[in-house]
Molecule: transfer RNA
Organism: Acidobacteriota bacterium
RNA sequence: GCUGGUGUGGCGGAACUGGCAUACGCGCCGGUCUCAAAAACCGGUUCUCGCAAGGGAUUGUGGGUUCGAUUCCCACCACCAGCACCA
Repeated sequence: GCUGGUGUGGCGGAACUGGCAUACGCGCCGGUCUCAAAAACCGGUUCUCGCAAGGGAUUGUGGGUUCGAUUCCCACCACCAGCACCA
């Protein structure tokens, strides 16, 4: 250099044919129980603004197509694998 693959919250990891992103698990936070703790159970947990009701943003980055994109197209970045080159 060429080809292919991967990139989603704090971590692992889903999302079917383009139609409610962050399911589920771990972890964490709050609670119940306990003398206290562990375990178990209940609730919450992407980020952000807001007292709240609620609003905004987000799938590596930037564009494009579309009423609508994690999903399709283009460019780029990072990592992994293979191939090629190595005068």